[in-house]
RNA sequence: CUCCCGAAAAGGCACAGCUGUUCGAAAGACAGCUUCGCAACGUCACGGGUCUACCGGAAAGCCCUCUUGGGCUUCCCACGACAGCCGGACUGCCGAA
Numbered sequence: 001c002u003c004c005c006g007a008a009a010a011g012g013c014a015c016a017g018c019u020g021u022u023c024g025a026a027a028g029a030c031a032g033c034u035u036c037g038c039a040a041c042g043u044c045a046c047g048g049g050u051c052u053a054c055c056g057g058a059a060a061g062c063c064c065u066c067u068u069g070g071g072c073u074u075c076c077c078a079c080g081a082c083a084g085c086c087g088g089a090c091u092g093c094c095g096a097a
Stems, first nucleotide, its partner, number of pairs: 012038002017033004022029002036084001042090003046087003049082003056076003060073005
């Protein structure tokens, strides 16, 4: 001098919860209050995983109907969501031992 690690300091973000005359079928997102925690708890749905099921599909049952049919229950399904689930990619403040 460089690299790894990350104490302290200055800052940063904002879990859960509550509110909303915001969006959405929902999951959830957004805004405000609050602050559990976080060295990437910054950004990205690339991989895995999790959540929701509008639409769509399947079988059975029930109800309505003059008939075609309609409604309800169960199951499957992302094209939706989660980056504060894990991994990955990119960027970034300070730098003690």

About this RNA:
This is a predicted structure of a 97-nucleotide RNA (c-di-GMP-I riboswitch aptamer) from an Actinomycetes bacterium. Its Rfam family is "c-di-GMP-I riboswitch aptamer". Rfam links the family to the GO term cyclic-di-GMP binding. The coordinates come from a structure-prediction model, not an experiment, and the mean pLDDT is 82. NCBI's taxonomy places the organism under Bacteria, Bacillati, Actinomycetota, Actinomycetes. The sequence was found by an Rfam model in a public genome assembly.